The RNA shown here (Bacterial RNase P class A) has 347 nucleotides and comes from a Bacillota bacterium.

[in-house]
RNA sequence: CAACCAACUUGGAUGAUCGCUCCGCAAAGCGGUGAGGAAAGUCCGGGCUCCAUAGGGCAAGAUGCUGGGUAACACCCAGUGAGGGUGACCUCAAGGAAAGUGCCACAGAGAACAGACCGCCUGUUUUUGACAGGUAAGGGUGAAAAGGUGCGGUAAGAGCGCACCAGCGAUCCGGGUGACCGGUCGGCUUGGUAAACCCCAUCUGGAGCAAGACCAAAUAGAAGGGAAGUAAGGCUGCCCGUCUUUCCCUCGGGUUAGGUCGCUAGAACUUACAGGUAACUGUAAGUCAAGAUAGAUGAUCAUCGCCCAUAAGGGUACAGAACCCGGCUUACAGGGUUGGUUGUCAA
Numbered sequence: 001c002a003a004c005c006a007a008c009u010u011g012g013a014u015g016a017u018c019g020c021u022c023c024g025c026a027a028a029g030c031g032g033u034g035a036g037g038a039a040a041g042u043c044c045g046g047g048c049u050c051c052a053u054a055g056g057g058c059a060a061g062a063u064g065c066u067g068g069g070u071a072a073c074a075c076c077c078a079g080u081g082a083g084g085g086u087g088a089c090c091u092c093a094a095g096g097a098a099a100g101u102g103c104c105a106c107a108g109a110g111a112a113c114a115g116a117c118c119g120c121c122u123g124u125u126u127u128u129g130a131c132a133g134g135u136a137a138g139g140g141u142g143a144a145a146a147g148g149u150g151c152g153g154u155a156a157g158a159g160c161g162c163a164c165c166a167g168c169g170a171u172c173c174g175g176g177u178g179a180c181c182g183g184u185c186g187g188c189u190u191g192g193u194a195a196a197c198c199c200c201a202u203c204u205g206g207a208g209c210a211a212g213a214c215c216a217a218a219u220a221g222a223a224g225g226g227a228a229g230u231a232a233g234g235c236u237g238c239c240c241g242u243c244u245u246u247c248c249c250u251c252g253g254g255u256u257a258g259g260u261c262g263c264u265a266g267a268a269c270u271u272a273c274a275g276g277u278a279a280c281u282g283u284a285a286g287u288c289a290a291g292a293u294a295g296a297u298g299a300u301c302a303u304c305g306c307c308c309a310u311a312a313g314g315g316u317a318c319a320g321a322a323c324c325c326g327g328c329u330u331a332c333a334g335g336g337u338u339g340g341u342u343g344u345c346a347a
Base pairs, nucleotide, nucleotide: 001343002342003341004340005339006338007337008336009335010334012304013303014302015301016300017299018298020034022032023031024030025029036318040329041328043327044326045325046324047323048208049207050206051205055240056239057238058237060204061203062202063201064200065079066078067077068076069075080094081092082091083090084089095199096198100197101196102193103192104191117139118138119135120134121133122132123131124130125129147165148164149163150162151161152160166189168186169185170184172183173182174181175180212261213260214259215258221251223250224249225248226247227246231245232244233243234242268287269286270285271284272283273282274281275280305316306315307314308313
């Protein structure tokens, strides 16, 4: 200097004039305040509200290596294993195929209780062919073919034997909380697929702020039918249990865009110290930062910041709260910071 990897930050500022929401002061008026890192997606987890006084089982669903964090999680941190990359680093739907059932087209002799097409060897023979036997090392088909490479051995071969490696096994040894790693010994060796059904382990009530609570206002039920404490209804589906007391259906009428609350002080944020590899936890001090309701958070002017161009000038991303919080995913013009890897050049 170039290319790359990981993390973080900013993404507009100031002044003037006018306007809007909320809060405080009795009010005019004054003072204070007013959209994000993703507010987006509605994908997870909760807080909160109601069913409701609140359980058990089955079904159903979700997660799936180990340990830790958290209110909790499918999230985060650390590690193990596998894969990718020269590397810094990145990714993983990462339990079980020996419980069972499926599937692996076509090609091929044969696709898992899986094999003899070509070939190699031996023998017989009517001898450039055929028959019998042995073989699975070589070739072929295929995504995948009876552990891999090499040496010996054999009629030719084969873990048949040996060396190294992979896999599997061991009431084996050592390290580690553990996933797992290393070693020793051994028969030589038992496809793939579970983001197929399934098995195993763990977890899980439902609905949702248009939840729900209160106030105001208004009205028409002697209406009809059914069931009945051996009943009906409530709780995602079913069963048990439990609770309530009449319940369900049809027809008709009133209110139905009324008002207030829920609605923003919270598993909150900032800084410092301590603990911890880290995620995070604890202590102390400080701060209060929108609550609209058909929907406010703005408009104009000037100066500046940043980028392009360098004369003028042009541009300034993704995008806007609606009960709240913790995550994940997606979008983003440009600017800046820190650490690391590789290559080249110079000293």
Its mean pLDDT, the model's own confidence on a scale to 100, is 77.
The organism belongs to Bacillota, within Bacteria.
Its Rfam family is "Bacterial RNase P class A". The family's RNA type in Rfam is ribozyme.